About this RNA
Small-subunit ribosomal RNA, central domain from a metagenome, 350 nucleotides, folded computationally. The full RNA is in RNAcentral, with records from SILVA.
[in-house]
Context: one part of a larger RNA
């Protein structure tokens, strides 16, 4: 390299957009680049293959034929791929009428609870644990009532419910913005699919600057436990957690399953629409489209299992794998304020 693979054995990029590239619906005409057929020229000799000959035989050698699978030119064909010109509507998109939603951004606002402050009542404990102690309290704690401050998170509803490309998204109201689904079939007419490089987004932790700080809580301190206890338990407690602006760019970023299209027995639920039947109406029955689950046929699989949401049957494009360790490392490049990220070996060893 080929072959073979990528749910769990090594292997799907964290996700999306997208230039180049690759691939691409039906139909008419034309060209003849690819393609196919024929002819001519060339493809040195030797080598190689076949046959014959000659040295006693073989190898070697000699002769004849083939091969040299290629390239160039000319002639022809016109199915398929392609170019050009025209047409179509099943892919893709637009319009119209409806629909559901924790989808994103901004502003405003609400109640419960914790903590703190002030005042009242009250008078000895409270807190914590397996048990204790540190700790708090006669300078009046805990408890309870009233008032106030401030920050963060939104009980019930809540549901293998919904939305989003993924990360993720949950009190309520308003504004701005986006996507999706159903019905219809008016419009455009292949405008499509996938994408190396590239761009954007990307939990938590972390970083820079300025705010904020109720609770929680790395580090740290003390009390316990213990042989010890740099822990688990307890009392405290700073970064951080929150906001604004900017970085970082990693996760078991998981469905450990790339995207798109088509096809392939069924059953049973959830969810968002729509049509039909019956009915005064509703409940109801049935059909269909989209989405989310469970169970299972064929088939596939090493097995487990997957099974119309495929890991089945096919096609297109991208990414990735090639024994374990060394090594999510070294060196170098690029990026970053740093932390570090990304790309990524070898010696050696089994």
């Nucleotide at each position: 390299c080929u072959g073979g693979g990528u749910g769990u054995a090594a292997a799907g990029g964290g996700u999306c957009c997208g230039c180049a590239g690759g691939c691409g619906u039906c139909u008419u005409g034309u060209c003849a680049a690819g393609u196919u057929a024929g002819a001519u020229g060339u493809c040195a000799a030797a080598u190689c293959c076949c046959a014959a000959g000659u040295c006693c035989u073989a190898a070697c050698c000699u002769u004849g034929g083939g091969u040299c699978c290629g390239c160039a030119u000319c002639u022809a064909a016109g199915a398929c791929u392609g170019g050009c010109a025209g047409g179509a509507u099943a892919g893709a998109g637009u319009g119209u009428a409806g629909g559901a939603g924790a989808c994103g951004g901004a502003a405003g606002u609400g109640g419960a609870a914790u903590u703190c402050c002030u005042g009242g009542u009250g008078g000895a404990g409270a807190g914590g644990u397996a048990a204790a102690a540190u700790c708090c309290g006669u300078a009046g704690a805990u408890a309870u009532c009233a008032g106030g401050a401030g920050g963060a998170a939104c009980a019930c509803c809540u549901g293998u419910g919904g939305a989003g490309u993924a990360g993720u998204c949950g009190g309520c109201u308003u504004c701005c913005g986006a996507a999706c689904c159903u019905a219809u079939a008016a419009c455009u007419g292949a405008c499509g699919c996938u994408c190396a490089g590239g761009g954007a987004c990307g939990a938590a932790a972390g970083c820079u600057a300025g705010g904020g700080a109720a609770g929680c809580a790395a580090a740290c301190a003390g009390g316990a436990u213990u042989a010890g206890a740099u822990a688990c338990c307890c009392u405290g407690g700073u970064a951080g957690u929150c906001c604004u602006a900017g970085c970082c760019c990693u996760a078991a970023a998981c469905g450990a399953u790339g995207a798109a299209u088509a096809c392939u027995u069924g059953g049973u639920g959830a969810u968002g629409g729509a049509g039909a039947g019956a009915u005064u109406a509703a409940c109801c029955u049935u059909u269909u489209c989209g989405u989310c689950g469970c169970c299972g046929a064929a088939g596939c699989u090493a097995a487990c299992g997957c099974a119309u949401u495929a890991a089945g049957u096919a096609u297109u494009c991208c990414a990735c794998c090639u024994g374990g360790g060394g090594a999510c490392u070294a060196c170098g490049g690029c990026c970053g304020c740093a932390a570090g990220g990304u790309u990524g070996a070898a010696a050696c060893u089994c």